Small-subunit ribosomal RNA, 5' domain from a metagenome, 519 nucleotides, folded computationally. Its mean pLDDT, the model's own confidence on a scale to 100, is 88. RNAcentral holds the full RNA, with entries from SILVA.
Context: one part of a larger RNA
RNA sequence: GAUUGAACGCUGGCGGCAUGCCUAACACAUGCAAGUCGAACGCGAAAGCGCCUUCGGGCGUGAGUAGAGUGGCGGACGGGUGAGUAACGCGUGGGAAUCUGCCCUGCAGUGGGGGACAACCCGAGGAAACUCGGGCUAAUACCGCAUACGUCUUACGAGAGAAAGGGGGCCUUCGGGCUCUCGCUGCAGGAUGAGCCCGCGUCCGAUUAGCUUGUUGGUAGGGUAACGGCCCACCAAGGCGACGAUCGGUAGCUGGUCUGAGAGGAUGACCAGCCACACUGGGACUGAGACACGGCCCAGACUCCUACGGGAGGCAGCAGUGGGGAAUAUUGGACAAUGGGCGAAAGCCUGAUCCAGCAAUGCCGCGUGUGUGAAGAAGGCCUGCGGGUUGUAAAGCACUUUCAGUGGGGAAGAAAAACCCGAGGUUAAUACCCUUGGGUCUUGACGUUACCCACAGAAGAAGCACCGGCUAACUCCGUGCCAGCAGCCGCGGUAAUACGGAGGGUGCAAGCGUUAAUC
Repeated sequence: GAUUGAACGCUGGCGGCAUGCCUAACACAUGCAAGUCGAACGCGAAAGCGCCUUCGGGCGUGAGUAGAGUGGCGGACGGGUGAGUAACGCGUGGGAAUCUGCCCUGCAGUGGGGGACAACCCGAGGAAACUCGGGCUAAUACCGCAUACGUCUUACGAGAGAAAGGGGGCCUUCGGGCUCUCGCUGCAGGAUGAGCCCGCGUCCGAUUAGCUUGUUGGUAGGGUAACGGCCCACCAAGGCGACGAUCGGUAGCUGGUCUGAGAGGAUGACCAGCCACACUGGGACUGAGACACGGCCCAGACUCCUACGGGAGGCAGCAGUGGGGAAUAUUGGACAAUGGGCGAAAGCCUGAUCCAGCAAUGCCGCGUGUGUGAAGAAGGCCUGCGGGUUGUAAAGCACUUUCAGUGGGGAAGAAAAACCCGAGGUUAAUACCCUUGGGUCUUGACGUUACCCACAGAAGAAGCACCGGCUAACUCCGUGCCAGCAGCCGCGGUAAUACGGAGGGUGCAAGCGUUAAUC
């Protein structure tokens, strides 16, 4: 000099864009953060209103609504944190023994049956959480049978193995038929995502020198989606190490960031990629995918409820609280946009996200007026007492009105979806459905938006550090090795440009200094 997720002191007008627990991976009150589908399925209220009534109630509507339940998809994404990890964890370049829901392409199919279990009803236990018994029932839930292009196994003879229906339109002799669409099953390929292996690179310590028994390799097997001591039985005795094994310490890694002419050094906040973790430790289940942050089980610590028998919980999601700390924000708005989940869609959910709030925390921009004005006013300070300086500075005069204020106008972020009319495709069809063109009608949290116009009035807006040398900037007074200053050299013991105050000056400026840290 440059830089910072900074803090502290003094000061503080506005806006834009960013950033904001670096410490206790400490503990958490409260609310919200993952649901959705009635076009898979069976059930199904109540209030209110109307009518009737034997005053008990009944019927209709509300409504096949609310609502749970079965079932499907999603909860493995998105969001957080950096504890652990010196490792194929990451970076880079390769590899072969693998899987991949939804999506795309192609081929082949979608026939016929069965028995249950929730919900519901009845009963029982419990303070609760909840649990148990009996009975009825549907399905795209579950299980056989049939069939098998391709698939798997094979001793090459053969054997094994699927499926589910829903919705719209037309016709109907009510048996069904045709058609469109969303699905379902098998197989192959693709895309995407993921698992695995290897070369090289990846901090400090030798005051850590030896380490290792599933250890190193082989055979047979098990296991996995898959290779492999991954696991097991047997056999052999290997494997690593001064080119630093092992041990100890520290640490998430990278793109990047800061600095520097570069080489290098330091660093890994925000944003992006990968990894790891989710109260601590362990485990599996489900599933295409987890050994699963807001799932399950066990153990532990902690907190809470309890009728003492037993139960409930996990903010390193967004806010917020206590605590720690020099120190880090609102218990805000909206799904309008972008994106995600579900759904045919309408739509619902979304603390992702978009916005707003707080903070000079940083960067950038703007303003705090402009011109004129010598009697060089008054006052202050200095003085050699003549004067000098503050100083065109102020006042005065003439203007302007950015920003802030008040009033009015006012974009873009919005394209869709829906409806109507055409065209094309499909079809028996001018239905339905799909694609596409035109038109109509809407949808904005921000928002009192950006921006524009008008009004008033210089009106509301400057500080901080320094002035001995380094280093730009000097005098007076006070003090008297005291009080104090100080980054280094050093100042202060009676004329201190170095302490304290004042006047003046210098440098930066809504900031200026100090401290800490890096180059």